[in-house]
């Protein structure tokens, strides 16, 4: 440090089943994409739910929205 090659490797959208109040998650079908589209909510951002007039606070979601952090294939 990703131009091009190898072996492959996740896996949007949408449908199906189950879970969750709720973002939204598992699985199974699917492939827009992904060189960290592995791992992890550290801080920002976006969403969800309680309470609240509001502001804001709790309590979750998201790593495929940025930044860091750890770790790792091929060339």
């Nucleotide at each position: 440090u990703g131009a091009a090659a190898a072996g492959g490797g996740c896996a949007a959208a949408c449908c199906c089943g189950g879970c969750g109040c709720g973002a939204g998650c598992c699985g199974g079908g699917g492939a827009c994409g992904c060189a960290a589209a592995g791992c992890a909510a550290g801080g920002g951002g976006u969403c969800u739910c309680a309470u609240c007039g509001c502001c804001a606070u709790g309590a979750g979601a998201u790593a495929g929205c940025c930044c860091g952090g750890c770790u790792g294939c091929c060339g």